Predicted 3D model of a 104-nucleotide RNA (Guanidine-I riboswitch aptamer) from a Rhodobacterales bacterium. Its Rfam family is "Guanidine-I riboswitch aptamer". A reference for the family is Barrick et al. (2004), "New RNA motifs suggest an expanded scope for riboswitches in bacterial genetic control", Proc Natl Acad Sci U S A. About the family: This family represents a conserved RNA structure found upstream of the ykkC and yxkD genes in Bacillus subtilis and related genes in other bacteria. The source organism's lineage runs through Bacteria, Pseudomonadati, Pseudomonadota, Alphaproteobacteria and Rhodobacterales. The sequence was found by an Rfam model in a public genome assembly.
């Protein structure tokens, strides 16, 4: 200096806005999210769970190491500071671009 890997899904929350409900204003049309909320969106660096993968142990298949399958009230699954700007949905966001640019 370069390349690869750092897994997937579900539930929830931090957070977010305003499509719907509700609320508030209005005679009506309609307006208001600097309306607590429900629906809704929602974290790589938040929580919980399941799966996958890795190690260990036990069992089975094969003549047999390899390889494949099953089980475990066994273990592992690390580290992670982060703009501006853009994008989608009704709209916004810690969502996506993004473990990005950049910094150490």
């Nucleotide at each position: 200096a370069g390349a690869g890997u750092a897994g997937g899904c579900g539930g929830c929350u931090a957070g977010g806005g305003u499509u719907c409900c509700g609320g508030c204003g209005g005679g009506c049309a309609c307006g208001c999210g600097a309306c607590u909320g429900g629906u809704c969106c929602g974290a790589g660096a938040g929580c919980c769970g399941c799966c996958a993968c890795c190690g260990g142990c036990g069992g089975g298949g094969c003549a047999g190491a390899c390889c494949c399958c099953c089980g475990c009230g066994c273990g592992g699954c690390g580290c992670a500071c982060g703009g501006c700007g853009g994008g989608a949905c009704a709209a916004a966001a810690g969502c996506c671009c993004g473990g990005g640019a950049g910094a150490c």